[in-house]
This is a predicted structure of a 107-nucleotide RNA (Glycine riboswitch aptamer) from an Anaerolineales bacterium. The model forms 89% of the base pairs in the Rfam consensus. It matches the Rfam family "Glycine riboswitch aptamer". Rfam's curators write: This family represents the bacterial glycine riboswitch. Its mean pLDDT, the model's own confidence on a scale to 100, is 80.
RNA sequence: ACGGAUCGCAGGGAAGAGACCCCGCGUACUCGCGGGGCGCCGAAGGUGCAAGUCUGGAACAGGCGAACCCAGACGAAACUCUCAGGCAAAAGGACCCUGCAUCCGAA
Repeated sequence: ACGGAUCGCAGGGAAGAGACCCCGCGUACUCGCGGGGCGCCGAAGGUGCAAGUCUGGAACAGGCGAACCCAGACGAAACUCUCAGGCAAAAGGACCCUGCAUCCGAA
């Protein structure tokens, strides 16, 4: 050189769902914010758990050990919930790509 890793930096790409109704405020017509109402989305963040592993208990005439049963702990996601967030544009956006930085391996 190259390969891998990362709550890292920069640029690019990036879906879904009402420009919904009512009230108030901001100079407010588009706009923004707050409150209320009905309907939706899942890809900031967050919630939950499957297989499995471990620990303990129960059971067994005695010892060892396995299975079964009970309880607990650990246990993934783009699944799930819809708390948060979002439902014109803008902003945001998991994730992907490129470059850089750092670390590890390597010639």